About this RNA
Transfer RNA from a Pseudomonadota bacterium, 73 nucleotides, folded computationally. It matches the Rfam family "tRNA". The family's RNA type in Rfam is transfer RNA. Rfam links the family to the GO term triplet codon-amino acid adaptor activity.
């Protein structure tokens, strides 16, 4: 320098034909216990990496950029 891949909640990750985003763990509150843990119930938390384009509408399609991983030279 070139090819490919990844970027979504604090962490690990889903999200199938474009229609306003979820799970597990973790956090917080309550119940239970003498107390802790475990269990049960509830709850908060997201500019979907950034910028632009297409569309009535984009996490999803297109382009560029950034970071990381990988292959080639």
């Nucleotide at each position: 320098g070139g090819g490919g891949g990844u970027a979504u909640a604090g962490c690990u990750c889903a999200g199938u034909u474009g229609g306003u985003a979820g799970a597990g763990c973790g956090g917080c509150u309550g119940c239970u216990u003498u107390g802790c843990a475990a269990g049960c119930a509830g709850u908060a938390g997201g500019u979907c990496a950034u910028c632009g384009g297409u569309u009535c509408g984009a996490u999803u399609c297109c382009g560029a950029u950034u970071a990381c991983c990988u292959c080639c030279a």